Annotation: This is a predicted structure of a 73-nucleotide RNA (transfer RNA) from a Minisyncoccota bacterium. Its mean pLDDT, the model's own confidence on a scale to 100, is 81. Taxonomically the source falls in Minisyncoccota (Bacteria, Bacillati). RNAcentral records the identical sequence in 2 taxa.
RNA sequence: GGGCCCUUAGCUCAUUUGGUAGAGCACUUGUUUUGCAUACAAGGGGUGAGGAGUUCGAAUCUCCUAGGGUCCA
Numbered sequence: 001g002g003g004c005c006c007u008u009a010g011c012u013c014a015u016u017u018g019g020u021a022g023a024g025c026a027c028u029u030g031u032u033u034u035g036c037a038u039a040c041a042a043g044g045g046g047u048g049a050g051g052a053g054u055u056c057g058a059a060u061c062u063c064c065u066a067g068g069g070u071c072c073a
Base pairs, nucleotide, nucleotide: 001072002071003070004069005068006067007066010025011024012023013022019056027043028042029041030040031039049065050064051063052062053061
């Protein structure tokens, strides 16, 4: 320098070929307990790595950039 893959909640990951984003754990509150933990119930949290384009509509398609992995030179 070139090819390919990955980037979604604090963490680990879903989201079946475009239709207004979810789970588990974690966190907060409540009940239970003398207290903690457990259990149960409720809740908060992501403008999907950044930007642009296509489209009525983009996490999903296209392009550029950044970071990481891998192969070739």
It matches the Rfam family "tRNA".